[in-house]
Context: one part of a larger RNA
C1' cells in the first nucleotide's frame, strides 16, 4: 500500500407507526349578492411572529336552550384574572346585534384597500375649519309630473316604486369552433362537434304527451344492422329486462261585457265564458240528471294564508360487568389462578395484548330557537250525459317544391323523417302528415302554440366501508402549503413526520475562547432515547488489531 475484523463518525435507507389523503356507499343538503356577496387589505390580545377567530361594540356583545368545575383558541410560555352549586366561569347549539376600508363597488375620482364632494340632519365653537349620521352611480319596467323646434302632440327633462348588475369547483342547453393525432404519407375521412372562448339558467339541467304504450336513465339487443379514399374508422334502432312515472293548459269557432274607428254594413283592440281531440273533436240545436252527504288542490294540471298533530335534522343525558390474588417487568393490559356482564366481545385511550380502567358501544332519551317533511283542519276551486249533423272552427308564408347546407350511427347515396339561408308556395275534415326514394293499397297518427314532478348528473355535509397509500407513497400540501421561492406577467411550484410512558429537557462540578463541543453528576428502563433526538442498512472517512507485500 492491499485485504480482513474490530471499533467509532458521517449518512439517510430500511422496519414500525400516523396526524393526512384516496375510492366507494348512504341519508342529507344545493345557489351568493346593493339588507352589499366570492374574494381581500388593514385592524383587533397584557405580552403577539405566525395560524385560527372575530371587527373600532374587533379571539368578542345580547337572548334562549343543552352541558359544566374548572378555565382566559394553536405553537407555547410568562404575568395577571374568572369562576366552583346557582345572579354559575367556559363549552356546544338555535335566534339575533355589531360588522373598518376595497372589491358588481354604484356621490365624483383613482396608480384596488386611497384622494375629494352634494344634500338634510347632529355634536363641538363666539364663528369658520373639523367630526357624526343618513343619502346621491348607471340601465330597464311601471306609474306620476313636467315639456322643445312646432299649434294639438311628440322627443326630452323630472319624481317615485319594483328589477337587473358581480361571483360560482364541477354538472346542463344553446352559440362560435379548432390543431395536433389516426390513416404508418395526404387531401375525403378521424381527431371532434373535443379543447377553448361567449351567451344562460338550475338545484338540477335537458326532454316530454302528432305518426312509438310521453319523456329520462339504464342491462340486453351489438361491436349486430349498416355507414366508410368500403381506407383508417364511426356505429345505431326495433324488440325484450330494468329504475321511475303524470298528466295537462293555451289559440279558435261560439255567448256577453268594454274601449276606439266608421264609407254605419262593420271592423280593431282589450276583457269574462266556452273549448282542447282522432274508433275525429268542439261549436251549434233538442232532451235528461244535477247545485254537494260528492270530488279535487297549491309538488305540473288555478291560486293565498294559518293552525294543530306527529317525525327529522341542527346541542345533548342515561348507560351492565374485577381481584390490594400471584409471576416477570421501569410499567400489566401480558402469564397462572378464581369471578362477572352481555340486546354492550365495534372502535380507541391508557406506562406491553383490557368485554367488566377511561371514552364509548347495544339499547332507551331529549329541544326553549330555527328549519324541513308527512297527515290534519280552516280555506279555496268544480257540473255531468244522450241525440243530431244544415252551417262554423281546429294553429299560415306553414306544410310541401327547387336550390344551397346542417344534423340524423347514416360521407348524396336509391335517402326517407329532423332543421333551414333564398326563390316559389298549399289543402281545411270529400282535409293532412307517417310507415326509410317513388306509386297503389292497407294502416297509424293530427304538425305549425305552451307548461310539466320522478327515475338522471355534479358538488359539499355528516355517517360508514376498504385483498386502498403509509411520508420519494397517498392530494402539489399529514408540518406557518397553493406557503416558500422563481418569473414583468400569464404562470410555475418545493423541501420539511417520529426524544421519552411522562420533560422527569440534564440542578451542581470540570475542559474550553464567559464560544462550539466534550467529561463528570443527576433523571430515567433505557441517554449510542440529549433534543442535528425511534430503529439506524450502504457507499464515503478515521483508528486499532492480524496478515501479505
Nucleotide at each position: 500500500g492491499g485485504c480482513a475484523c474490530a471499533u467509532a463518525g458521517a449518512g439517510a435507507a430500511u422496519g414500525c407507526c400516523u396526524a393526512g389523503g384516496u375510492a366507494c356507499c348512504a341519508a342529507g343538503a344545493g345557489c351568493c349578492g346593493a339588507a352589499g356577496a366570492a374574494g381581500g387589505a388593514c385592524g383587533u390580545g397584557g405580552u403577539u411572529g405566525a395560524c385560527u377567530g372575530c371587527g373600532a361594540a374587533a379571539a368578542g356583545c345580547u337572548u334562549c336552550g343543552a352541558g359544566g368545575a374548572g378555565u382566559c383558541g394553536u405553537c407555547a410560555g410568562c404575568a395577571g384574572g374568572c369562576g366552583u352549586u346557582a345572579u354559575a366561569a367556559c363549552u356546544c347549539g338555535a335566534a339575533g346585534a355589531u360588522a373598518u376600508c376595497c372589491g358588481a363597488a354604484u356621490g365624483g375620482g383613482g396608480a384596488a384597500a386611497c384622494c375629494c364632494g352634494g344634500c338634510a340632519g347632529a355634536g363641538c365653537u363666539a364663528a369658520u375649519c373639523c367630526u357624526c349620521u343618513g343619502u346621491c352611480a348607471u340601465c330597464c319596467u311601471u306609474a306620476g309630473u313636467u315639456g322643445a323646434a312646432u299649434a294639438c302632440a311628440u322627443a326630452g327633462g323630472c319624481u317615485a316604486a319594483g328589477g337587473a348588475a358581480g361571483g360560482u369547483a364541477a354538472g346542463c342547453g344553446g352559440g362560435u369552433g379548432a390543431a395536433c393525432u389516426g390513416a404508418a404519407a395526404c387531401a375525403u375521412c378521424u381527431a371532434a362537434g373535443u379543447a377553448a372562448c361567449c351567451c344562460g339558467a338550475g338545484g338540477a339541467a335537458a326532454a316530454g304527451a302528432a305518426a312509438g304504450u310521453a319523456u329520462u336513465c339504464u342491462g340486453u339487443g351489438a361491436g349486430u344492422a349498416g355507414u366508410g379514399g368500403c381506407g383508417a374508422g364511426c356505429g345505431a334502432a326495433a324488440g325484450c329486462g330494468g329504475a321511475a312515472c303524470a298528466g295537462c293548459c293555451c289559440a279558435a269557432a261560439c255567448c256577453g261585457g268594454g274601449u276606439g274607428g266608421u264609407a254605419c254594413g262593420c271592423c280593431a283592440c282589450c276583457u269574462g265564458g266556452g273549448g282542447u281531440u282522432g274508433u275525429a273533436g268542439g261549436a251549434c240545436u233538442u232532451c235528461g240528471c244535477a247545485u254537494g252527504u260528492g270530488g279535487a288542490g297549491u309538488g305540473a294540471u288555478a291560486a293565498a294564508u294559518u293552525g294543530g298533530u306527529u317525525a327529522a335534522u341542527u346541542a345533548g343525558c342515561a348507560g351492565a360487568a374485577c381481584u390490594c390474588a400471584u409471576c416477570u417487568g421501569g410499567a400489566a393490559a401480558g402469564g397462572u389462578a378464581g369471578a362477572c356482564c352481555a340486546u354492550a366481545g365495534a372502535g380507541g385511550g391508557u406506562g406491553a395484548u383490557a368485554g367488566u380502567c377511561c371514552c364509548g358501544u347495544a339499547u332507551g332519551u331529549g329541544a326553549a330557537a330555527a328549519u324541513u317533511a308527512a297527515c290534519u283542519a280552516a280555506c279555496u276551486c268544480c257540473g255531468c250525459g244522450a241525440a243530431g249533423u244544415a252551417u262554423c272552427c281546429u294553429g299560415a308564408g306553414u306544410a310541401c317544391c327547387a336550390c344551397g347546407g346542417g344534423a340524423c350511427a347514416c360521407g348524396u347515396g336509391a335517402a326517407a323523417c329532423c332543421c333551414u339561408g333564398u326563390g316559389g308556395g298549399a289543402a281545411u275534415c270529400u282535409g293532412g302528415g307517417g310507415a326509410g326514394c317513388c306509386c297503389a293499397c292497407u294502416u297509424c297518427c293530427c304538425a305549425a302554440g305552451g307548461c310539466u314532478a320522478a327515475a338522471u348528473a355534479c358538488u359539499c355535509u355528516u355517517g360508514g366501508u376498504g385483498a386502498c397509500c403509509a411520508a420519494u407513497a397517498g392530494u402539489g400540501g399529514a408540518c406557518a402549503a397553493g406557503u416558500a421561492c422563481c418569473g414583468u406577467g400569464a404562470g410555475g411550484g418545493a423541501a420539511a413526520g417520529g426524544u421519552g410512558a411522562a420533560a422527569a429537557g440534564a440542578a451542581c462540578g470540570g475542559c474550553c475562547g464567559u464560544g462550539a463541543g466534550c467529561c463528570g453528576a443527576g433523571u430515567g428502563a433505557a441517554a449510542u432515547a440529549g433534543a442535528a433526538c425511534c430503529u439506524g442498512a450502504a457507499a464515503c472517512u478515521a483508528u486499532g488489531u492480524g496478515c501479505c507485500u
Overview
This is a predicted structure of a 549-nucleotide part of an RNA (large-subunit ribosomal RNA, domain I) from Anaerolineaceae bacterium 4572_78.